[in-house]
RNA sequence: AACUUAUAAAGAAAGGUGGAGGGACCGGCCCUGCGAAGCCUUGGCAACCUAUUCCAAUUCCAGGAGCAAGGUGCCAAUUCCUGUACUGACCUAACGUUGGUGCGAUAUAAGCG
Numbered sequence: 001a002a003c004u005u006a007u008a009a010a011g012a013a014a015g016g017u018g019g020a021g022g023g024a025c026c027g028g029c030c031c032u033g034c035g036a037a038g039c040c041u042u043g044g045c046a047a048c049c050u051a052u053u054c055c056a057a058u059u060c061c062a063g064g065a066g067c068a069a070g071g072u073g074c075c076a077a078u079u080c081c082u083g084u085a086c087u088g089a090c091c092u093a094a095c096g097u098u099g100g101u102g103c104g105a106u107a108u109a110a111g112c113g
């Protein structure tokens, strides 16, 4: 790399440096010289893993509520929207508009390798 499982409508930014890009991909639509990416510092969010406390249970498996010390992650917009199958409502001569469910893609964690 690949694979497995879980989660993805919540939450959380300042300073320095840098100097034109960024939001995965496609098409949209956005952000950006009132300063993009990257890097550094500080702060914060969250609670996946480790540690730890309580409850429940205790044969085994599995569970609930805390904490935030350690390991990751994250801090514009629902994962910004999207692809595909089925389907509800509305509308048209036709194109179409707007929801729902499943699958896929992507991201992150833990595991496997």
Base pairs, nucleotide, nucleotide: 003111004110005109006108007107008106013042014041015040016039017038021031022030023029027081028080043075044074045073048071049070050069052066053065054064055063079105083103084102085101086100087099088098089097090096
Overview
Predicted 3D model of a 113-nucleotide RNA (SAM riboswitch aptamer (S box leader)) from a Bacteroidota bacterium. Rfam family: SAM riboswitch aptamer (S box leader). About the family: The SAM riboswitch is found upstream of a number of genes which code for proteins involved in methionine or cysteine biosynthesis in Gram-positive bacteria. The sequence was found by an Rfam model in a public genome assembly. Model confidence (mean pLDDT): 81 of 100. NCBI's taxonomy places the organism under Bacteria, Pseudomonadati, Bacteroidota.